The RNA shown here (transfer RNA) has 72 nucleotides and comes from a Bacteroidota bacterium. It matches the Rfam family "tRNA". Rfam links the family to the GO term triplet codon-amino acid adaptor activity. Rfam's curators write: Transfer RNA (tRNA) molecules are approximately 80 nucleotides in length. The organism belongs to Bacteroidota, within Bacteria. RNAcentral holds the sequence, with entries from ENA.

RNA sequence: GGAACUGUAGCUUAAUUGGUAGAGUGACCGGUUGAAGCCCGGUAGGCGGUGGUUCAAUUCCAUCCGGUUCCA
Repeated sequence: GGAACUGUAGCUUAAUUGGUAGAGUGACCGGUUGAAGCCCGGUAGGCGGUGGUUCAAUUCCAUCCGGUUCCA
C1' cells in the first nucleotide's frame, strides 16, 4: 500500500430476508436470614460516529474511526 471480517448493556453474547432489541453475569432495591451467602422478585443500563435510501434503519448503501486476519 491492497483486501476480507468485525463493532449490540460494565463484561460475555443472541436476534432481525427493514416494523416497539433479549439473555447470562455484574450493579442497585426489595423478600428470605439473628446477620450474611444461596435462592426468589423487581429496577436502571445498549445496536461505534456521520451522511444517504425509505413511511420506517441495529439491519441496506457510502464514508470515517477502532479491532482481528491475509497479501505485498